c-di-GMP-I riboswitch aptamer from a Desulfocapsaceae bacterium, 77 nucleotides, folded computationally. NCBI's taxonomy places the organism under Bacteria, Pseudomonadati, Desulfobulbia, Desulfobulbales, Desulfocapsaceae. Its mean pLDDT, the model's own confidence on a scale to 100, is 82.
RNA sequence: AGAGUAAAAAGCCAAAACCAGGGCAAUCUGGUGACGGAAAGCUGCAGACCCGUACUCCGGGUGGCUGGGCUGCCUCG
Repeated sequence: AGAGUAAAAAGCCAAAACCAGGGCAAUCUGGUGACGGAAAGCUGCAGACCCGUACUCCGGGUGGCUGGGCUGCCUCG
């Protein structure tokens, strides 16, 4: 290089719900919280789904829906 994994170790992230705030909305941010996760890290490129000023065009959202791309811990090598 490559392969593997929640086997061990060190840690990490944080669902729903509630509170506060942003947004027309989907939903996002912070706090509490822990359903879960070997990339539940980043990326809206492809598909899928959701929302919409608008009007059939366009814009927005979801990476914890799937695929792809980039990067990372540990072990073997």